[in-house]
């Protein structure tokens, strides 16, 4: 320097031949219980790394830029 891969709720991570954004845990109400704790029930929380493009329409497709992992010389 040049190659590929990661970047989505607080935390691990799903979701793509382009169409309304999810789970698990955590939070935060109830319910239960002398009381926590488990446990079950119910919500709350996302500019989808940041910037332009292509589209009726982009988490998804193309380009540059941050950060990170890797591998070549």
């Nucleotide at each position: 320097g040049c190659c590929u891969c990661c970047a989505u709720a607080g935390c691990u991570c799903a979701g793509u031949c382009g169409g309304c954004a999810g789970a698990g845990c955590a939070c935060u109400a109830g319910u239960u219980u002398u009381g926590u704790a488990a446990a079950c029930u119910a919500g709350g929380g996302g500019u989808c790394g940041g910037g332009g493009g292509u589209u009726c329409a982009a988490u998804u497709c193309c380009c540059c830029c941050u950060g990170g992992a890797g591998g070549c010389u």
This is a predicted structure of a 73-nucleotide RNA (transfer RNA) from a Nanobdellota archaeon. The organism belongs to Nanobdellota, within Archaea. The coordinates come from a structure-prediction model, not an experiment, and the mean pLDDT is 82. The RNAcentral record of the sequence draws on ENA.